[in-house]
This is a predicted structure of a 73-nucleotide RNA (transfer RNA) from a Candidatus Aenigmatarchaeota archaeon. Its mean pLDDT, the model's own confidence on a scale to 100, is 83. Rfam family: tRNA. It is annotated as a transfer RNA. The RNAcentral record of the sequence draws on ENA.

């Protein structure tokens, strides 16, 4: 310098042939219990790295760029 990979809520991920995002762990609220735990129920929280583009619509396809990890010379 080249080339592959990842880059999603606090945190781990999952979403795949494009149709407005799921779980679990955490977190708040309530039952339960003399209290905590754990158990039930219920909720809040990502517009998906940045930025353009194609589309009626993009996490999903393209381009550049930033960041991580890996390999090559």
């Nucleotide at each position: 310098g080249c080339c592959c990979c990842c880059g999603u809520a606090g945190c781990u991920u999952a979403g795949u042939u494009g149709g407005u995002a799921a779980a679990g762990c955490g977190c708040c609220u309530g039952c339960c219990u003399c209290g905590u735990a754990a158990g039930c129920a219920g909720g809040a929280g990502a517009u998906c790295g940045u930025g353009g583009g194609u589309u009626c619509g993009a996490a999903u396809c393209c381009c550049a760029c930033c960041g991580g990890g890996g390999g090559c010379u």